Transfer RNA from a marine eukaryotic metagenome, 72 nucleotides, folded computationally. The RNAcentral record of the sequence draws on MGnify. Its Rfam family is "tRNA". Rfam links the family to the GO term triplet codon-amino acid adaptor activity. By type it is a transfer RNA.
Order: sequence, then C1' cells, then structure tokens
RNA sequence: GGGUUGUAGCUCAGCUUGGGAGAGCACUAGACUGAAGAUCUAGGUGUCGCAGGUUCAAAUCCUGCCAGCCCC
Repeated sequence: GGGUUGUAGCUCAGCUUGGGAGAGCACUAGACUGAAGAUCUAGGUGUCGCAGGUUCAAAUCCUGCCAGCCCC
C1' cells in the first nucleotide's frame, strides 16, 4: 500500500435493492419436579467499531479514522 471482517453475553443473518434491528445458543423469571435436568410459557438487555457527510429517512450509500485477520 491492497483485500476482508467489526450488529445482543457468544456464534451469526440482515447490507447487493435505504424505510419494522433479528435468529440460534446462553441468561433471568414462572410452570412442572421431593430436588435437579429435560420440556413449556414470558422477557432483547443493542451508541449496528468511532466520527462526519448525503437523504424526508442510514446497520445499509459516500469519506476519514480505529481494531482483528490475510496478501504485497
């Protein structure tokens, strides 16, 4: 210098084509049980890495920066 990744506690989808922030696991409470596990019910807890820009509207488009990984 180039590429790629960054979204919930963890693993990730959503970005291409702008408009409701989500899934699984985990966790919390309740039911069930002698107790626990399993199962069932309820609950999302988030500055979408940071800042700025464009737009009526940005996780999504543009610019810069930061961090991880790969290449030169």